[in-house]
This is a predicted structure of a 73-nucleotide RNA (transfer RNA) from a Nanobdellota archaeon. The same sequence occurs in records of 2 taxa. The organism belongs to Nanobdellota, within Archaea. The RNAcentral record of the sequence draws on ENA and MGnify. It matches the Rfam family "tRNA".
RNA sequence: GCCCCGAUAGUCUAGUGGCCUAGGAUCUCGGCCUGUCACGCCGAGGACGCGAGUUCGAAUCCCGCUCGGGGCG
Numbered sequence: 001g002c003c004c005c006g007a008u009a010g011u012c013u014a015g016u017g018g019c020c021u022a023g024g025a026u027c028u029c030g031g032c033c034u035g036u037c038a039c040g041c042c043g044a045g046g047a048c049g050c051g052a053g054u055u056c057g058a059a060u061c062c063c064g065c066u067c068g069g070g071g072c073g
Base pairs, nucleotide, nucleotide: 001072002071003070004069005068006067007066010026011025012024013023018056027045028044029043030042031041032040049065050064051063053061
């Protein structure tokens, strides 16, 4: 330098154009429970790497960039 794959809460992950202003687990906080803690139950908080394009509508499709992984030279 070229090619391929990937990037979603603090962490792990689902989501193949509308049912998703994004679901689950974990985490944190509050409440209930308990003699206390833990467990359990209920509630709350927290995310689509950046830019541009297509579309009535983009986490999803196209292009570029950044970062990570792999392959070739």